[in-house]
Molecule: Bacterial RNase P class A
Organism: Steroidobacteraceae bacterium
RNA sequence: AGAGUCGGCCGGACAGUCGCUGCAUUUCUUUCGGGAAAUGUAGAGGAAAGUCCGGGCUCGGCGGGCAGGGCGCCAGGUAACACCUGGGGGGCGUGAGCCCACGGAAAGUGCAACAGAGAGCAGACCGCCUAAGCAUUCCGCAAGGAAUGCCGGUAAGGGUGAAACGGUGCGGUAAGAGCGCACCGCACCGGUGGUAACACCGGUGGCACGGCAAACCCCGCCUGGAGCAAGGCCAAAUAGGGAAGUCGCGGUCGAAUUCAUGGCCGCAGCGCGCGCCCGCGCGUGCUUCCGGGUAGGCCGCUUGAGGCGCGCGGCGACGCGCGUCCCAGAGGAAUGACUGUUCAAGACAGAACCCGGCUUACAGGCCGGCUCUCCAC
Numbered sequence: 001a002g003a004g005u006c007g008g009c010c011g012g013a014c015a016g017u018c019g020c021u022g023c024a025u026u027u028c029u030u031u032c033g034g035g036a037a038a039u040g041u042a043g044a045g046g047a048a049a050g051u052c053c054g055g056g057c058u059c060g061g062c063g064g065g066c067a068g069g070g071c072g073c074c075a076g077g078u079a080a081c082a083c084c085u086g087g088g089g090g091g092c093g094u095g096a097g098c099c100c101a102c103g104g105a106a107a108g109u110g111c112a113a114c115a116g117a118g119a120g121c122a123g124a125c126c127g128c129c130u131a132a133g134c135a136u137u138c139c140g141c142a143a144g145g146a147a148u149g150c151c152g153g154u155a156a157g158g159g160u161g162a163a164a165c166g167g168u169g170c171g172g173u174a175a176g177a178g179c180g181c182a183c184c185g186c187a188c189c190g191g192u193g194g195u196a197a198c199a200c201c202g203g204u205g206g207c208a209c210g211g212c213a214a215a216c217c218c219c220g221c222c223u224g225g226a227g228c229a230a231g232g233c234c235a236a237a238u239a240g241g242g243a244a245g246u247c248g249c250g251g252u253c254g255a256a257u258u259c260a261u262g263g264c265c266g267c268a269g270c271g272c273g274c275g276c277c278c279g280c281g282c283g284u285g286c287u288u289c290c291g292g293g294u295a296g297g298c299c300g301c302u303u304g305a306g307g308c309g310c311g312c313g314g315c316g317a318c319g320c321g322c323g324u325c326c327c328a329g330a331g332g333a334a335u336g337a338c339u340g341u342u343c344a345a346g347a348c349a350g351a352a353c354c355c356g357g358c359u360u361a362c363a364g365g366c367c368g369g370c371u372c373u374c375c376a377c
Base pairs, nucleotide, nucleotide: 001373002372003371004370005369006368007367008366009365010364012342013341014340015339016338017337018336020043021042022041023040024039025038026037027036028035029034045348049359050358052357053356054355055354056353057227058226059225068223069222070221071220072219073087074086075085076084077083088102089100090099091098092097103218104217108216109215110212111211125158126157127154128153129152133150134149135148136147137146138145139144166184167183168182169181170180171179185207186205187204188203189202190201191200192199193198231299232298233297234296241290242289243288244287245286246285248267249266250265251264252263253262269284270283271282272281273280274279306325307324308323309322310321311320312319313318343346
């Protein structure tokens, strides 16, 4: 210098004018519930997003189990987690580094398209071999030899496939084969190191136990449901419910007589309106109390597993201590608009109960660690 990899941070700035929401103060106003104005102050994000995990909070409340769901190497962190940290194992990369649902396939059931001879304790399509057995022919005086065929042998080689019953080499053989041996792999046993996952070493065994569990299943651990439109409080008018008291006349209904009681209708009474009387219209038993719900209002609502700084412990995630700060809280829902200056010309995107994560989107820029290649000294 070029290429790459990991981590952290920022994500327009400044000024002016006019607004919007919360809070505080002052003033004005009020039907005493409140309302208005002025001033001051604060006012979106790293993802506020997806709503995918884990919690807080709320409702509910006898206990236990099954089913269902989730998770799955080890150790630690955490309120908890499917998150994070450190480590082990496997894969990829020259490397920094990246990726992995990574328990069990010798408990059982099941699955494997197409191709292929054969797909599970398998399989002779091509190839290789005729040692043994049988038949025929030829050669030979004979013993015997050769060829062909049958019956066969063979998992070395080719071919199919994602996968073909350990790999390489030497020996061995008719040709082959863990058939024998060495090394590697694998299984079992023992030892050493490590908290553990696991690693290493030694011995034994010719090799059994192919793959798939994000197939059923088995093992271990965890696990009620719904969600702030959760939920709590106050509570109007009107209508309806319940209780007590009170209320004229008439009719009618409740099978029927009397009494009592109730519903409905009419008149009266009462209330309202037409300025008043008359008259007319409309409404209606009256009074008090109780409880539920609606409109509306208040709370939940933002001080919290909180931010920042310093110190200590830890490889780290993180924890502990001290100091300091208060940092949106709306409810048709504010956080904006315009102008000017400037630069590198501004991406993805907008809180709605709150936290911890994960995932996804993102113009451009800054800082740091590390790796590889080339060059110079």